Model confidence (mean pLDDT): 80 of 100. A computed fold for a 479-nucleotide part of an RNA from Arachis hypogaea, annotated as small-subunit ribosomal RNA, 5' domain. Its Rfam family is "Bacterial small subunit ribosomal RNA". Gene Ontology terms of the family: ribosome and structural constituent of ribosome.
Context: one part of a larger RNA
RNA sequence: GGAUGAACGCUGGCGGCAUGCCUUACACAUGCAAGUCGGACGGGAAGUGGUGUUUCCAGUGGCGGACGGGUGAGUAACGCGUAAGAACCUGCCCUUGGGAGGGGAACAACAGCUGGAAACGGCUGCUAAUACCCCGUAGGCUGAGGAGCAAAAGGAGGAAUCCGCCCGAGGAGGGGCUCGCGUCUGAUUAGCUAGUUGGUGAGGCAAUAGCUUACCAAGGCGAUGAUCAGUAGCUGGUCCGAGAGGAUGAUCAGCCACACUGGGACUGAGACACGGCCCAGACUCCUACGGGAGGCAGCAGUGGGGAAUUUUCCGCAAUGGGCGAAAGCCUGACGGAGAUCUCUCUCUUUUCCUCCUUCCGUAUUCGGGGGGCGGGGGGCUCGGCGGGUCCUUGGUUUCCUUGGACGGUAUCCGGGGAAUAAGCAUCGGCUAACUCUGUGCCAGCAGCCGCGGUAAGACAGAGGAUGCAAGCGUUAUCC
Numbered sequence: 001g002g003a004u005g006a007a008c009g010c011u012g013g014c015g016g017c018a019u020g021c022c023u024u025a026c027a028c029a030u031g032c033a034a035g036u037c038g039g040a041c042g043g044g045a046a047g048u049g050g051u052g053u054u055u056c057c058a059g060u061g062g063c064g065g066a067c068g069g070g071u072g073a074g075u076a077a078c079g080c081g082u083a084a085g086a087a088c089c090u091g092c093c094c095u096u097g098g099g100a101g102g103g104g105a106a107c108a109a110c111a112g113c114u115g116g117a118a119a120c121g122g123c124u125g126c127u128a129a130u131a132c133c134c135c136g137u138a139g140g141c142u143g144a145g146g147a148g149c150a151a152a153a154g155g156a157g158g159a160a161u162c163c164g165c166c167c168g169a170g171g172a173g174g175g176g177c178u179c180g181c182g183u184c185u186g187a188u189u190a191g192c193u194a195g196u197u198g199g200u201g202a203g204g205c206a207a208u209a210g211c212u213u214a215c216c217a218a219g220g221c222g223a224u225g226a227u228c229a230g231u232a233g234c235u236g237g238u239c240c241g242a243g244a245g246g247a248u249g250a251u252c253a254g255c256c257a258c259a260c261u262g263g264g265a266c267u268g269a270g271a272c273a274c275g276g277c278c279c280a281g282a283c284u285c286c287u288a289c290g291g292g293a294g295g296c297a298g299c300a301g302u303g304g305g306g307a308a309u310u311u312u313c314c315g316c317a318a319u320g321g322g323c324g325a326a327a328g329c330c331u332g333a334c335g336g337a338g339a340u341c342u343c344u345c346u347c348u349u350u351u352c353c354u355c356c357u358u359c360c361g362u363a364u365u366c367g368g369g370g371g372g373c374g375g376g377g378g379g380c381u382c383g384g385c386g387g388g389u390c391c392u393u394g395g396u397u398u399c400c401u402u403g404g405a406c407g408g409u410a411u412c413c414g415g416g417g418a419a420u421a422a423g424c425a426u427c428g429g430c431u432a433a434c435u436c437u438g439u440g441c442c443a444g445c446a447g448c449c450g451c452g453g454u455a456a457g458a459c460a461g462a463g464g465a466u467g468c469a470a471g472c473g474u475u476a477u478c479c
Base pairs, nucleotide, nucleotide: 001479002478003477004476006475007474008473009472010471013347015345016344018342021305026303027302028301030300031299032298035063036062037061040060041059043057044056045055046054070258071257072256079183080182081181082180084178085177088175089174090173093171094170095169096168097167098166099165101135102134103133104132110125111124112123113122114121115120140149141148142147154163155162156161184230185229186228191221192220193219196218197217198216199215200214201213202212203211233255234254235253236252237248238247239246240245260281261280262279263278264277283294284293285292286291311337313336314335315334319333320331321330322329323328423468424467425466426465427464428449429448430447434463435462436461437460438459444451445450
């Protein structure tokens, strides 16, 4: 000198754009943050004089709750970065080849009875489906071969058709696994390791593999630092620097890990799952003492800790996501507003004139015609092609109508009056800027050298001056 997710002191006019618990991964009151589909299904309710139509819903069922959002505790590791690889999986999506035949039994809801303070149940009976099961079929799978095994579902519509379902093949995107290289400090840590290292058989997984197990062998790592201990999420990047390099990992983006602490699996294409389940523990709450309920490192917000970090706001109008045929519903993602000088940028703090410099804007064109050869008696059916009309549906374009949280905001025009707007630090040298008064080694100053003991340019005040300016100084940290 530059920089900061900063804090503190004095001061403070406006606006734009960003940013904000770095400390206790401490505990959390309250509200919201993941639902949707009646065009899968049987029912119930509202409404209606009745039919029809309409609307809503607990339950069965489907898809989604593995994304999005948060945090950085753990992790020195194939965790991350980069460059490769082979023994794998993949819902929705795209392309493509086929298929959907015949049967059946239940369980919720519901009704009845009944237990419990509650949470939640128990028994009996009835019922539907895109829920479940059986048989048949198969260009798939297993197997050397003989042979064996495996599927399906309908819904809407007057129809055309559309949306779905099952089995293959390929793709895209996503994920799992392996490996070369790189990735902090300590030797006042020198030896470490028995599933340990390798083989065979078996098991297991989507897949390779001591991943697991039985037997066999005795290996494997290490001074090029094993093991142990400490510290730490990694990267693109960010800051400093001419560079080399040093420091760092807030916001944004990619990957990883975690979800009160520890463990476990279930479901599923995908989890060993933040707002799912089970067990144990700590803590909090309810209880009729028999038993139950909970998890803000989601958005706000509270207490606590701390030098220190915001509103219990508006909206789904935009972008994106889930579900749905659609209308639409949900979305504290997101878009916005609020408060806070935290940073940065622009402007203002009396007016006028002159000069210099900088910035911004612009274009285009087209289409149609001619020739030759061959065939044809008519009708019906089938197939292909073309045209017309109608219905339905999709895409593109044009027109009309409607739709905005921010917001009656930004912006524009007119009018008014200098009206509303300057501080902070320093002034001995380094270092730009000096005198007076008070004090008298006192009170005090100080980054270093050092000032102050009666004429202090160094303390305190005043006048003046210098430097920056809505800021200015101090402290902390990095280069």